[in-house]
Molecule: transfer RNA
Organism: marine sediment metagenome
RNA sequence: GCCUCAGUAGCAUAGUGGUAAUGCAUCUGCCUCGUAAGCAGAAGACCGCCGGUUCGAAUCCGGCCUGAGGCU
Numbered sequence: 001g002c003c004u005c006a007g008u009a010g011c012a013u014a015g016u017g018g019u020a021a022u023g024c025a026u027c028u029g030c031c032u033c034g035u036a037a038g039c040a041g042a043a044g045a046c047c048g049c050c051g052g053u054u055c056g057a058a059u060c061c062g063g064c065c066u067g068a069g070g071c072u
Base pairs, nucleotide, nucleotide: 001071002070003069004068005067006066007065010024011023012022013021018055026042027041028040029039030038048064049063050062051061052060
């Protein structure tokens, strides 16, 4: 220098065109003498950044950044 993959909540992942889901963690309540476990509920990300396509983009296209792997 070139190629491929990845970047989504505190963490790990899902979502492949129509306002983002699950688990753990966090908070509140119930339960308990109390804690844990269990049960119920709540909050939390507009999706790495900038453009483009589209009525509509996390999703498609281009560039850039970061990380992993490969080729030379």